[in-house]
RNA sequence: UGAGCCGACUGGGUGAUCGCGGUGCUUUAGCAUCGAGGAAGGUCGGGGCUCCAAAGAGCAGAAUGCUGGCUAACAGCCAGUCAGGGUGACCUGAAGGAAAGUGCCACAGAAAAUAGACCGCCGAUGAUUCAAUUUUGAAAACAGGUAAGGAUGAAACGGUGCGGUAAGAGCGCACCAGCGAGCAAGGUGACUUGUUCGGCUAGGUAAACCCCAUUCGGAGCAAGGUCAAGAAGGGAGAGGGCGGCUCGUCCGAUGACACUCCCAGGUGGACUGCAUAGAUGGAUGAUCACACAACUGGGCCUAAAAACUCAGUGGACAGAACCCCGCCUACAGGUCGGCUCACCA
RNA sequence: GGGCCCGUAGCUCAGUGGUAGAGCAGGGGACUCAUAAUCCUUAGGUCGCAGGUUCGAUCCCUGCCGGGCCCA
Numbered sequence: 001u002g003a004g005c006c007g008a009c010u011g012g013g014u015g016a017u018c019g020c021g022g023u024g025c026u027u028u029a030g031c032a033u034c035g036a037g038g039a040a041g042g043u044c045g046g047g048g049c050u051c052c053a054a055a056g057a058g059c060a061g062a063a064u065g066c067u068g069g070c071u072a073a074c075a076g077c078c079a080g081u082c083a084g085g086g087u088g089a090c091c092u093g094a095a096g097g098a099a100a101g102u103g104c105c106a107c108a109g110a111a112a113a114u115a116g117a118c119c120g121c122c123g124a125u126g127a128u129u130c131a132a133u134u135u136u137g138a139a140a141a142c143a144g145g146u147a148a149g150g151a152u153g154a155a156a157c158g159g160u161g162c163g164g165u166a167a168g169a170g171c172g173c174a175c176c177a178g179c180g181a182g183c184a185a186g187g188u189g190a191c192u193u194g195u196u197c198g199g200c201u202a203g204g205u206a207a208a209c210c211c212c213a214u215u216c217g218g219a220g221c222a223a224g225g226u227c228a229a230g231a232a233g234g235g236a237g238a239g240g241g242c243g244g245c246u247c248g249u250c251c252g253a254u255g256a257c258a259c260u261c262c263c264a265g266g267u268g269g270a271c272u273g274c275a276u277a278g279a280u281g282g283a284u285g286a287u288c289a290c291a292c293a294a295c296u297g298g299g300c301c302u303a304a305a306a307a308c309u310c311a312g313u314g315g316a317c318a319g320a321a322c323c324c325c326g327c328c329u330a331c332a333g334g335u336c337g338g339c340u341c342a343c344c345a
Numbered sequence: 346g347g348g349c350c351c352g353u354a355g356c357u358c359a360g361u362g363g364u365a366g367a368g369c370a371g372g373g374g375a376c377u378c379a380u381a382a383u384c385c386u387u388a389g390g391u392c393g394c395a396g397g398u399u400c401g402a403u404c405c406c407u408g409c410c411g412g413g414c415c416c417a
Base pairs, nucleotide, nucleotide: 001342002341003340004339005338006337007336008335009334010333013290014289015288016287017286018285020035021034022033023032024031025030026029037317041328042327044326045325046324047323048322049220050219051218052217061216062215063214064213065212066080067079068078069077070076081095082093083092084091085090096211097210101209102208103205104204105203118150119149120146121145122144125143126142128139129138130137131136158176159175160174161173162172163171177201179198180197181196182195183194184193185192186191224272225271226270227269233263234262235261236260237259294313295312296311297310298309299308346416347415348414349413350412351411352410355369356368357367358366363400371387372386373385374384375383393409394408395407396406397405
């Protein structure tokens, strides 16, 4: 100098004028004071708060899924392990189980999961033919053997070498890779390192069903609480008339109606829940001036820029509605700190 | 506040791991004096966007974008 990585912050300032909402004071018009965000957004995960339900256990269903810690809790955060990517700073990870079971693996290919015989190789053994004869040699490739080679595919049932064989093959051996079991050391742990034994070998997919482990009552501020018009309901009191029953009649009882008082639940509604912004469908704005940052064009200078100067443009995403902690998503531009790689001196 | 669904050709819809289809509409041709109907033929797709799982994604998972429905 160029190209990058990580973290934190900011995302608008000052003044004037006119407005909006809440609260308070005087008083009906003023004064004082307060008035959006890092995401107020999406409503994805939790908690507070409130009401309902609730003996216990299991099944179903849902969520989570390496380890340790933090937290009120979470699918969050911090630190680590392992795997993958990057030259590197660093980044990413829904990261239990595929030797519990089931399913799927198109096309191509002989064969796609209890492997498989298209080409190739062999044909020891058995059968056939020929030659010599008592057992050999040869032929053809019929039965059959063979996964080393070719060809297909995303994936072909360990790799290399030597031995072995009719030809071959972990069939045997050496080394390497991988898996399982045991032991030792380090670590709280995930895990790492070393060593011994085993069979040689076990494909992928669980963001397919499933298995394992852990966790899980429901609803939401339109939750809920207080007051409670009218109408209807219940109780008590007194009143005079009417109808029915008993009766010769009075008295008495019951029901309905109107009056007064009381009671419970509770609709419309009001208040509250509700906040040092805060609601009755929802205030937090607009204009002007100045300076700064940024962008565009011109001038000057120059090898090219930067700086300077003139003119113009002109503030990103977005806007609380019960509260809080997180996550995710959107975001013009600017500032600070740490680190990596390349080149030059 | 709570819950559910959809996005595939110009339009209406199928396709739920393996080369994306149907009907109508469009273009060309045949039939007809001509048009319609009919017959033959043909073009047209970022499967809403981005990322992931997988050998492979319209399909499975996650996050966005747009649209619709139900309940209180």